Background: This is a predicted structure of a 376-nucleotide RNA (Bacterial RNase P class A) from an uncultured bacterium. Its Rfam family is "Bacterial RNase P class A". By type it is a ribozyme.

[in-house]
């Protein structure tokens, strides 16, 4: 130096005006007005999985339904996360993988093919003049797939018919906490499909902050007074006036709470490979709108892309003569510049709140590790 694998961060920064929520002060003619402080992410998105909260249902176990699936750990929980086993991918880092059960049952395999599960098409083989009778499954065709693979031996030809090695099932023994690994024996072989029913462990009661609680208009409903005068003129008395006025209920409009400080981040330090836990070790932080604020736009400075100048190297391709580590014109590439000019700053935007997943993403940034080639 070139190609790559995996982790982890950032994801414009200062400043002007002009807007908008929220808290908080002042001032006010009570209608407002102004100073100050705060004000979206890594994904706030998909809402796919899990949990907290909240309500409503609910003896207890069975069924049906839906979901998970190798093994061990972490976790509030999980279908996530770590680490390990297996398989497949790649030279390698490393990636991917519903990865339980096909020896309980049922189903299903398009075309093709004789036939898709205990099969003989075309053939081999004995006998026979022949039709036809019996063996067989090595050889050839079909097809994703054809009753284990190769290879000797056997045989009339063949076959796990026998034997060797490899696969695959049992079974001992040994490592390992397990999946599982290795060895060693055993009969010879029991297709392939469970993100097809279906078994076989296991996990789940519903709905979702527009949950839910609390106050409490109008209107209705019910009751109780009332022209023998209810109520109102601030309170008694007197006067004027003169038909409605109380009180319960239920909760719509509306309001208030739920409401944002947490399974919070970060550093340290102890356990652990690790996810992750622990400390009465240190530090730190305040959107809370509710149809839904966080907005526009201007200067600048930052990296970033294009073209273009200068400058420096290297490639080719021609030309001269002085044949070299030469020089000259064209043309490509690469490197730099407080150079110039354009253009451009991704995705994308909270809704109760927290772990994950998945998806989208200009452009930087840091660490680890692999391959190669070179030099040392």
């Nucleotide at each position: 130096c070139g190609a790559g694998u995996c982790c982890g961060c950032c994801g414009g920064g200062c400043g002007g005006u002009c807007g908008c929520u929220g808290g908080c002060c002042u001032c006010u003619u009570c209608g407002g007005a102004g100073a100050c402080c705060a004000g979206a992410g890594g994904a706030a998105a998909g809402u796919c999985c899990g949990g907290a909260c909240u309500c409503c249902a609910u003896a207890g176990g069975g069924u049906a339904c839906g979901g998970u699936g190798c093994c061990g750990g972490c976790u509030a929980a999980c279908g996530g996360c770590c680490g390990g086993g297996c398989g497949c991918a790649g030279u390698g880092a490393u990636g991917c993988g519903a990865c339980g059960g096909a020896a309980a049952g049922u189903g299903c395999a398009a075309c093709a093919g004789a036939a898709a599960g205990a099969a003989a098409c075309a053939g081999c083989c004995c006998a026979g003049c022949a039709a036809c009778g019996g063996g067989c499954a090595a050889u050839g065709g079909u097809g994703a797939a054809a009753u284990g693979g190769c290879g000797a031996g056997g045989u009339a030809a063949g076959a796990g018919c026998u034997c060797a090695c490899c696969a695959g099932c049992g079974u001992u023994g040994c490592a390992g906490a397990g999946a599982u690994g290795c060895a060693g024996c055993g009969g010879c072989u029991c297709g392939g499909u469970a993100a097809a029913c279906c078994c076989c462990a296991c996990c789940g009661g519903g709905a979702g902050c527009a949950a839910c609680g609390c106050c409490a208009g109008a209107u209705u409903g019910c009751g109780c007074a009332g022209a023998u005068g209810a109520g109102g003129c601030g309170u008694c008395c007197c006067g004027c006036u003169g038909a409605u006025g109380c009180g319960c209920a239920g909760g719509u409009a509306g309001g208030c709470g739920g409401c944002u400080a947490g399974a919070g981040c970060c550093c340290u330090g102890c356990a652990g490979c690790a996810a992750u836990g622990c400390a009465c070790g240190g530090g730190u932080c305040g959107a809370g709108a509710g149809a839904g604020a966080u907005g526009a736009u201007c200067g600048u400075c930052c990296a970033g892309c294009a073209u273009u100048a200068u400058a420096g190297g290297g490639g080719u391709a021609g030309g001269c003569c002085u044949u070299g580590u030469g020089u000259c014109u064209a043309u490509c590439c690469c490197u730099a510049u407080g150079g110039a000019u354009g253009c451009a700053g991704a995705c994308a935007g909270a809704a109760u709140c927290c772990g994950g997943c998945u998806u989208a993403c200009a452009g930087g940034c840091g660490g680890a590790c692999u391959c190669g080639a070179a030099c040392a």